[in-house]
Molecule: FMN riboswitch aptamer (RFN element)
RNA sequence: GUGUAUCUUUGGGGCGGGGUGCAAUUCCCCACCGGUGGUGACAGUCCACGAGCUUCGGCAUGAAUGGGUGCAAUUCCCAUACCGACGGUAUAGUCCGGAUGAGAAAGGGUAUUU
Numbered sequence: 001g002u003g004u005a006u007c008u009u010u011g012g013g014g015c016g017g018g019g020u021g022c023a024a025u026u027c028c029c030c031a032c033c034g035g036u037g038g039u040g041a042c043a044g045u046c047c048a049c050g051a052g053c054u055u056c057g058g059c060a061u062g063a064a065u066g067g068g069u070g071c072a073a074u075u076c077c078c079a080u081a082c083c084g085a086c087g088g089u090a091u092a093g094u095c096c097g098g099a100u101g102a103g104a105a106a107g108g109g110u111a112u113u114u
């Protein structure tokens, strides 16, 4: 270093300004945010996984194009777009709640294997 067992830690960000209104961080204009693994090169929008609901059978599961560089990028650069569970509340990706929860996964310890 590899495999197995076990213990343990970590493990999701974001409404600031203006407008309307009795009331909106929910509507309108501007703003802001981006879990985990993979992919020849760095990904919210490619391929998968997690998060939700459940009578535990299962159900649900969003979104990108054009140009440029390069051997190689739907991942970088430029431009213009788009997406975001459930319950509450003036209609919520950003507030409050389930949640001091769960969890993909990542790191570390110990034992053992080769």
Base pairs, nucleotide, nucleotide: 001114003112004111005110006109007108008107009106010105016030017029018028019027031094032093033084034083035049036048037047038046044082045081052059053058064080065079066078067077068076086097087096088095